[in-house]
Context: one part of a larger RNA
RNA sequence: CCACGGUUAAGGAACUCGGCAAAAUACCCCCGUAACUUCGGGAGAAGGGGGGCCUGAUUCGUUAGUGCACUUGCUGCACAAAGCGUUGAUGGCCGCAGAGACCAGGCCCAAGCGACUGUUUACUAAAAACACAGGUCCGUGCGAAGUCGUAAGACGAUGUAUACGGACUGACUCCUGCCCGGUGCUGGAAGGUUAAGGGGACCUGUUAGAACUUCGGUUCGAAGCGGAGAACUUAAGCCCCAGUAAACGGCGGUGGUAACUAUAACCAUCCUAAGGUAGCGAAAUUCCUUGUCGGGUAAGUUCCGACCUGCACGAAUGGAGUAACGACUUGGGCGCUGUCUCAACCGUGGACUCG
Numbered sequence: 001c002c003a004c005g006g007u008u009a010a011g012g013a014a015c016u017c018g019g020c021a022a023a024a025u026a027c028c029c030c031c032g033u034a035a036c037u038u039c040g041g042g043a044g045a046a047g048g049g050g051g052g053c054c055u056g057a058u059u060c061g062u063u064a065g066u067g068c069a070c071u072u073g074c075u076g077c078a079c080a081a082a083g084c085g086u087u088g089a090u091g092g093c094c095g096c097a098g099a100g101a102c103c104a105g106g107c108c109c110a111a112g113c114g115a116c117u118g119u120u121u122a123c124u125a126a127a128a129a130c131a132c133a134g135g136u137c138c139g140u141g142c143g144a145a146g147u148c149g150u151a152a153g154a155c156g157a158u159g160u161a162u163a164c165g166g167a168c169u170g171a172c173u174c175c176u177g178c179c180c181g182g183u184g185c186u187g188g189a190a191g192g193u194u195a196a197g198g199g200g201a202c203c204u205g206u207u208a209g210a211a212c213u214u215c216g217g218u219u220c221g222a223a224g225c226g227g228a229g230a231a232c233u234u235a236a237g238c239c240c241c242a243g244u245a246a247a248c249g250g251c252g253g254u255g256g257u258a259a260c261u262a263u264a265a266c267c268a269u270c271c272u273a274a275g276g277u278a279g280c281g282a283a284a285u286u287c288c289u290u291g292u293c294g295g296g297u298a299a300g301u302u303c304c305g306a307c308c309u310g311c312a313c314g315a316a317u318g319g320a321g322u323a324a325c326g327a328c329u330u331g332g333g334c335g336c337u338g339u340c341u342c343a344a345c346c347g348u349g350g351a352c353u354c355g
Base pairs, nucleotide, nucleotide: 001350002349003348004347005346006345007344008343010341011340014339019336027051028050029049030048031047036041038171052093053092054091060085061084062083065079066078067077068076069075070073094098106334107333108332109331110330111329112328113326114325118130119129134169135168136167137166138165139164140163146155147154148153172321173320174319175318177251178250179249182248183247184244185243186242187241188240191239192238193237197233198232203227204226205225206224209220210219211218212217252270253269254268255267256266279313280310291307292306293305294304295303
């Protein structure tokens, strides 16, 4: 010096990002126990008192026995000794200390998030993430949809819409507003567009032959075999017409106006598919920002309560609450302490020095 352990005057979180770590609490009995609440809880709330040994007043249980009753029984009822168990007043004894060691909850207040018990990153994350019961939507009529497989086949299911599959939300309470213009999905079939295929008008290659010829060729050209190919015909799809937001998503601007000022219930105007409703709000969301006011502190960028000027909350990508719960996060308090003021000593084992 390091690791582990022990003790410490006075103070008691002044330490620190943060009470991290340590200390403290701890068992049994009795008393007592708040807000809130889904009436179950909260609750071991909190907060107090007692605890050893001897004595043993008393309490209660059990019962021999006795008495009474009748339905005469292994009957019912009442009283009840001893013993055993139990309650334990009073008095006394000892120690620093009586749950004498080990073992063995710290508690309270407020807020956020998630309802809860659960699950998770084997080896840096246990959480507010995942799951969950509950809610909603969509699909599926059974050889079901869906999934695996080339197929046979299998699961779904030896189930049958109170079932099964998919998506979102996530107990409970109060609720869940407006927009279908875009994208998606569902339905519709009048019209437009649209493939291969069908169809073959017209054009064209080749040439048996014919005509002309300066005899070199030139022109025309049936059938056949080919090439190219318009009109017309033809599905879904798309265009189109509707519906649908607990489908993906979206939910404005400007100017003026009231008899102090300020503000604008009100008016005007532009744009939009519609212009954010209820509730909440400097929030796990607020940049400016340590917003402003209040509380708490001697002093508070955190915290709590309000305000609303919401850079950029907002309603199942759920909104707002919420008892209980949480090795979650944040702020405060009591107790407690070597965390600290500020360090000291001791024990064990190392490092190190000497040998």